Predicted 3D model of an 89-nucleotide RNA (c-di-GMP-I riboswitch aptamer) from a soil metagenome. Rfam family: c-di-GMP-I riboswitch aptamer. Rfam 15.1 lists 5,092 matches to the family in 1,772 species.
RNA sequence: AAGAGCAAACCCGGGGUGACCCGGGGACGCAAAGCCACGGGGCUCAUGGAGCGACGCCGGUCGCGAGACGAGCCAGCCGGGCUACCGAA
Numbered sequence: 001a002a003g004a005g006c007a008a009a010c011c012c013g014g015g016g017u018g019a020c021c022c023g024g025g026g027a028c029g030c031a032a033a034g035c036c037a038c039g040g041g042g043c044u045c046a047u048g049g050a051g052c053g054a055c056g057c058c059g060g061u062c063g064c065g066a067g068a069c070g071a072g073c074c075a076g077c078c079g080g081g082c083u084a085c086c087g088a089a
Base pairs, nucleotide, nucleotide: 005030006029010025011024012023013022014021015020028076034082035081036080038079039078040077041074042073043072044071045070047068051064052063053062054061055060
């Protein structure tokens, strides 16, 4: 080099409160787009809540909600670790 490989969005079926996952279809891409949540990051759920706003019968009520804590998801966000197919000139 060539061959082989994987498969985003989206659609269908199933699972999950959810992020998302699994199977089928499908290809945007991928030289580890194979595996691992270890570091950073993003996201979800639950707890809780600085604060902000509205209303108010002045007791409060309602809505929004940063940071935090817990449990998770993402390896196709980055880093790190582990492993690996083909073999032309």
Overview
RNAcentral holds the sequence, with entries from MGnify.